[in-house]
RNA sequence: GAUUCCACCUCGGGGUGCCCGUCAGGGCUGAGAUGCGUCUCGCGAACCCGUUGAACCUGACCCGGCUCGUACCGGCGGAGGGAAGGUCACGCAAUCCACU
Numbered sequence: 001g002a003u004u005c006c007a008c009c010u011c012g013g014g015g016u017g018c019c020c021g022u023c024a025g026g027g028c029u030g031a032g033a034u035g036c037g038u039c040u041c042g043c044g045a046a047c048c049c050g051u052u053g054a055a056c057c058u059g060a061c062c063c064g065g066c067u068c069g070u071a072c073c074g075g076c077g078g079a080g081g082g083a084a085g086g087u088c089a090c091g092c093a094a095u096c097c098a099c100u
């Protein structure tokens, strides 16, 4: 002189689709497409997200473009919903650079 400022604890929310198939499995997108069980469901795993909220749901088997395609782009749309409390934190701080 420049830059950076969260982290931790506990808890909670969420999705698991599409295509092929000889049903074994393979392929696509994605952060994630999973395991077990008493299998309309439950419990867990991984992953993502928690109001500064595009995780996810609804509208929606939506609309336009493109495509082999539900992939991709745009619109709808920052529309309506959506799960958080606590502790700690601007300092004699941390990191980097230059000079003495």
Stems, first nucleotide, its partner, number of pairs: 001096004005091001007087004011050004017028004034044004056081003062075004